[in-house]
Molecule: Lysine riboswitch aptamer
Organism: bovine gut metagenome
RNA sequence: GAUAGAGGCGCAAGUGCGAUCAGUACCGGUUUCCCGCUUUGCAACAGGCGAUGGGACACCGCGAAAGGCGCAGUUGCCGAAGGAAGCGCCGGUUGCACGGCCGUUUCCUGGGCGGUACGGAAAACAUCCUGCCGACUGUCGCAUCACCCUGCGGAGAGCUAUC
Numbered sequence: 001g002a003u004a005g006a007g008g009c010g011c012a013a014g015u016g017c018g019a020u021c022a023g024u025a026c027c028g029g030u031u032u033c034c035c036g037c038u039u040u041g042c043a044a045c046a047g048g049c050g051a052u053g054g055g056a057c058a059c060c061g062c063g064a065a066a067g068g069c070g071c072a073g074u075u076g077c078c079g080a081a082g083g084a085a086g087c088g089c090c091g092g093u094u095g096c097a098c099g100g101c102c103g104u105u106u107c108c109u110g111g112g113c114g115g116u117a118c119g120g121a122a123a124a125c126a127u128c129c130u131g132c133c134g135a136c137u138g139u140c141g142c143a144u145c146a147c148c149c150u151g152c153g154g155a156g157a158g159c160u161a162u163c
Stems, first nucleotide, its partner, number of pairs: 001163005008078001010077004015072004027061004032056004036049003040097006081109008089100003110137002113134005119128001139154005
């Protein structure tokens, strides 16, 4: 260097079901008020609608979906994959923020579990990232040597087998 392989509450993507989202948005109606309204937020612009119209609060009726999550099973896998930052693209245009269910580069993380703190969201501390603590698990090294234990340390740029 090539090929093959292992970890286990292992990873991801479709599919199905479920809860949440939410009695929310949209739509229809009523009262009152306003006169311009329309964006993820603000400002400007473009476009669109505009009095038989439009908008706001409230009430009544009807009533979702996406993203995120859980479970089952299928498929592909074992840097599987996930995250952060930068850049590009997208959210009508520009500026400043913000977001993306997009891409890419660099960096970080062996794996899942429990607890805790911080952060984050155009629903949510359901969930997720990161730090710390705890035990567990696979692997390598050291103590340590033939075996079995035990302790300590390391990281996937690793480990095992073959060539």